[in-house]
RNAcentral holds the sequence, with entries from MGnify. Predicted 3D model of an 85-nucleotide RNA (Glycine riboswitch aptamer) from a marine sediment metagenome.

RNA sequence: CCCGUGGGAGAGUGCCGCUUUUAAGAUAAAAGAGGCCGCCGAAGGCGCAACCCGCUCGGAAUCGCUCAGGCAAACGGACCGCAGG
Numbered sequence: 001c002c003c004g005u006g007g008g009a010g011a012g013u014g015c016c017g018c019u020u021u022u023a024a025g026a027u028a029a030a031a032g033a034g035g036c037c038g039c040c041g042a043a044g045g046c047g048c049a050a051c052c053c054g055c056u057c058g059g060a061a062u063c064g065c066u067c068a069g070g071c072a073a074a075c076g077g078a079c080c081g082c083a084g085g
Stems, first nucleotide, its partner, number of pairs: 001085002004082004012037001014036003018032005038071003044067001045065003051059002
């Protein structure tokens, strides 16, 4: 470093039309895309630079930014444990 496996947080299952389907022609339910704010940071990315190295070069965060991602469950998930290559 790779593979398998176990654990693994945070933040609205927010509001508003629209389209399709079911039922019915009044409500209601499901799915899809869009708009508007609010928020989270532990994929990734970027920034500072704590820190690492005897020092330079170099590397670089669980710090910051939130572009991306995420805010019921699922998926994902830094990081940690175990086993193998």

Background:
Of the family's consensus pairs, 89% are formed in the model.